A computed fold for a 71-nucleotide RNA from an Actinomycetota bacterium, annotated as transfer RNA. Model confidence (mean pLDDT): 83 of 100.
RNA sequence: GCGGGCGUGGUGUAGCGGUUGCACUAGACCCUUCCAAGGUCUCGGCACGGGUUCGAGUCCCGUCGCCCGCU
Numbered sequence: 001g002c003g004g005g006c007g008u009g010g011u012g013u014a015g016c017g018g019u020u021g022c023a024c025u026a027g028a029c030c031c032u033u034c035c036a037a038g039g040u041c042u043c044g045g046c047a048c049g050g051g052u053u054c055g056a057g058u059c060c061c062g063u064c065g066c067c068c069g070c071u
Base pairs, nucleotide, nucleotide: 001070002069003068004067005066006065007064010024011023012022013021018054026042027041028040029039030038047063048062049061050060051059
């Protein structure tokens, strides 16, 4: 230099163009004599910039970061 894959809450992960879901963690409450366990609720997210579309996490282009391969 070229090609490919990946980027979603603090962490791990799902998401066939139509309300971004699950688990763990955290907070509050319930339960318990207390703790643990358990139950309910809550907080918290689409790497960045453009484009297409009525509508983009999803499709297209570019940039950045990580990984793999080629030279």
Record summary: Lineage of the source: Bacteria > Bacillati > Actinomycetota. Its Rfam family is "tRNA". About the family: Transfer RNA (tRNA) molecules are approximately 80 nucleotides in length. By type it is a transfer RNA.